The prediction has a mean pLDDT of 81. This is a predicted structure of a 73-nucleotide RNA (transfer RNA) from a Chloroflexota bacterium. It matches the Rfam family "tRNA". The same sequence occurs in records of 3 taxa.
[in-house]
């Protein structure tokens, strides 16, 4: 140097062919319990790696840059 894959809440991942960011776990509050887990219930946390373009609209299309992981030289 070149190809491919991926980056989305703390954590691991969804998000159809562009139309309302969800879901386990975790966190707090509460209910339950003598108590703790365990269960229910509710709540809270997101510049979607960064920037620009395309669109009535972009996690998704497009270009550039950065990280990550895998192959080839």
């Nucleotide at each position: 140097g070149c190809c491919c894959a991926g980056g989305u809440g703390g954590c691991g991942c969804a998000a159809c062919u562009g139309g309302c960011a969800g879901c386990g776990c975790g966190g707090c509050u509460g209910a339950u319990u003598u108590g703790u887990a365990a269960u229910c219930a509710g709540c809270a946390g997101g510049u979607u790696a960064g920037g620009g373009g395309u669109u009535c609209g972009a996690g998704u299309c497009c270009c550039c840059u950065c990280c990550u992981g895998g192959g080839c030289u």